Predicted 3D model of a 78-nucleotide RNA (c-di-GMP-I riboswitch aptamer) from a mouse gut metagenome. The coordinates come from a structure-prediction model, not an experiment, and the mean pLDDT is 85.
[in-house]
């Protein structure tokens, strides 16, 4: 210097993010998701079941996570 969980509030279908409070921790807990891997969500879409509708389940990222790992860039002290 940053700021976890949690609380309040806003956005979002959700994951999650912004802001305020708050500190578990962190030399990179700075940036990079259009460098690679991994993970989360499933609005929408797809397929199937069903006479149809409703509901549930499965798959799927254009969504999300950098405080999951490797890498790249910047970076304090010695």
């Nucleotide at each position: 210097g940053c700021a976890a969980a949690c609380c309040g509030u806003u956005g979002g279908a959700a994951a999650c993010a912004g802001c305020g409070g708050g500190a578990c921790g962190c030399a990179a807990a700075g940036c990079u998701a259009a460098g690679g891997g991994g993970g989360c969500u499933a609005c929408g879409g797809u397929a199937u079941a069903u006479c149809a509708u409703c509901u549930u389940g499965a798959c799927u990222a254009u969504g999300c996570c950098a405080g999951c790992c490797c890498g790249g860039c910047c970076g304090c002290c010695g």